[in-house]
C1' cells in the first nucleotide's frame, strides 16, 4: 500500500428495511431476612461518526476512525 472482517447498554449478544432497538449478567431502588446471601418486583443506560437512497435505515451505499484477519 492492497484486500477481506467487525463496530448496538458497563460486559456478552439480538433485531426480513416497517418503528417504544430487546435478552442475559452488572448497577441503583424496593420487597422479603434478625444481618448477609439467594429470590421477587421496579428503574437508569446504547446503534462509532458524517453524508446518501428511501415514504421509512441498527440494516443499504460512500467516504472517515477504531480494531481484527491475510498479502505484499
Nucleotide at each position: 500500500g492492497c484486500c477481506c472482517c467487525u463496530g448496538u447498554a458497563g460486559u456478552u449478544c439480538a433485531a426480513c428495511g416497517g418503528a417504544g432497538a430487546g435478552a442475559a449478567c452488572a448497577g441503583a431502588a424496593u420487597c422479603c431476612u434478625c444481618c448477609u446471601a439467594a429470590g421477587g418486583u421496579u428503574c437508569g443506560g446504547a446503534u462509532a461518526c458524517a453524508g446518501g437512497u428511501u415514504c421509512g435505515a441498527u440494516u443499504c451505499c460512500u467516504g472517515u476512525c477504531a480494531g481484527g484477519g491475510g498479502c505484499a

Transfer RNA from a Patescibacteria group bacterium, 72 nucleotides, folded computationally. The sequence was found in a public genome assembly. NCBI's taxonomy places the organism under Bacteria, Bacteria candidate phyla. Rfam family: tRNA. It is annotated as a transfer RNA.